[in-house]
Molecule: c-di-GMP-I riboswitch aptamer
Organism: Chloroflexota bacterium
RNA sequence: GUCCAUUAAAGGCAAACCCGUCGAAAGCCGGCGACGCAAAGCCAUGGGUCUACCGUCACACAAACAAAGUGUUGUCCAUGACCGCCAGACCGCCGAA
Numbered sequence: 001g002u003c004c005a006u007u008a009a010a011g012g013c014a015a016a017c018c019c020g021u022c023g024a025a026a027g028c029c030g031g032c033g034a035c036g037c038a039a040a041g042c043c044a045u046g047g048g049u050c051u052a053c054c055g056u057c058a059c060a061c062a063a064a065c066a067a068a069g070u071g072u073u074g075u076c077c078a079u080g081a082c083c084g085c086c087a088g089a090c091c092g093c094c095g096a097a
C1' cells in the first nucleotide's frame, strides 16, 4: 500500500398500538412511538402472501312466459397492495486485530 472482515466509532431507518388524510379493501402518507434492522436504501424482475370495488357464476327474494331488478349471501377473479416474506438487479458508511 492492497484485499477480506468482525468489533468499535459516527450516524441511519423505524414495527406494533394510538390519532389524522386518502382508498371499496388490502394498504399508502403524516404525527406520536421504538419491536427490531449491516442494507428494514431503492426497483414489483421471478416466486410467495394479502385485498376483491368492478365483473363472472350460483343461491335467495321479488317479479312472473320471458327479460329486467334487489341482496347484510357465497364461489371465482388484479389491472390493486406488500421490498420489515424469499430471491434477484442497482447504489451505499466505517474498517482495530
Base pairs, nucleotide, nucleotide: 012037013036018031019030020029022027035084041090043088045087046086047085048082049081050080055076057074058073059071060070061069